[in-house]
Molecule: SAM riboswitch aptamer (S box leader)
Organism: Bacillus suaedaesalsae
RNA sequence: UUCUUAUCAAGAGUAGGCGGAGGGACUAGCCCGAUGAAGCCCGGCAACCGAUUUAAGUUUUACUUAAGCACGGUGCUAAUUCUUGCAGCAUAGCUGAGAGAUAAGGA
Numbered sequence: 001u002u003c004u005u006a007u008c009a010a011g012a013g014u015a016g017g018c019g020g021a022g023g024g025a026c027u028a029g030c031c032c033g034a035u036g037a038a039g040c041c042c043g044g045c046a047a048c049c050g051a052u053u054u055a056a057g058u059u060u061u062a063c064u065u066a067a068g069c070a071c072g073g074u075g076c077u078a079a080u081u082c083u084u085g086c087a088g089c090a091u092a093g094c095u096g097a098g099a100g101a102u103a104a105g106g107a
Stems, first nucleotide, its partner, number of pairs: 001107008013042001016041003022032003026085001028083002043077003048073003053067006081099001086096004
C1' cells in the first nucleotide's frame, strides 16, 4: 500500500501541564478555535486483539461459546463517521451503497 471480516446513535478533562494557529480525511456546506487550534504529556472512555478469571459444551495435553476483568498491544476523548457527495422510496425524511475511521487476519 492493498484484500477480507467486524464495528461506527453510547461513552470520555464545565480551570490538568507544555504549546502556540489552526482544526473538523477530501468536495460543498456548516461549525470549532487567543474565554486559546494542531501536536506532545497526563487524566479519562471503551473493550477489537493478547493475557488472566468464571461457567457451559465438545472431536478434552486442547478448542468453542457466554460472562467478567482492564495487566499488555491498539483505538478513541465537539457536533450521528457534524451534514453531504451515488442509488431507491417520492422527500420532512428513511433505507442501502460508496468514501472514510478503527481492530483482527492475509498478501